[in-house]
A computed fold for a 73-nucleotide RNA from Kwoniella mangroviensis CBS 10435, annotated as transfer RNA. The coordinates come from a structure-prediction model, not an experiment, and the mean pLDDT is 82. Rfam family: tRNA. By type it is a transfer RNA. The source organism's lineage runs through Eukaryota, Opisthokonta, Tremellomycetes, Tremellales and Kwoniella mangrovensis.
RNA sequence: GGAGCUGUAGUUCAAUUGGUAGAAUAGUAGAUUCCAAAUCUAUUGGUCGCAAGUUCGAUUCCUGUCAGCUUCA
Numbered sequence: 001g002g003a004g005c006u007g008u009a010g011u012u013c014a015a016u017u018g019g020u021a022g023a024a025u026a027g028u029a030g031a032u033u034c035c036a037a038a039u040c041u042a043u044u045g046g047u048c049g050c051a052a053g054u055u056c057g058a059u060u061c062c063u064g065u066c067a068g069c070u071u072c073a
Base pairs, nucleotide, nucleotide: 001072002071003070004069005068006067007066010025011024012023013022019056027043028042029041030040031039049065050064051063053061
């Protein structure tokens, strides 16, 4: 230098052939307990790496770019 994959909640990961993003865990509150832990219940949290384009509408499609990984030379 060429090619490919990945980037989504604090963390680990889903989702979708374009229609307003979800689980587990963590956090917070409550129940339980003498107090904790564990368990149960409720609840908070995301401009889906960034920018631009197409579209009525983009996490999804196109382009560029950044970071990480793999591979070729």
A source record names the gene tRNA-Trp-CCA-2-1.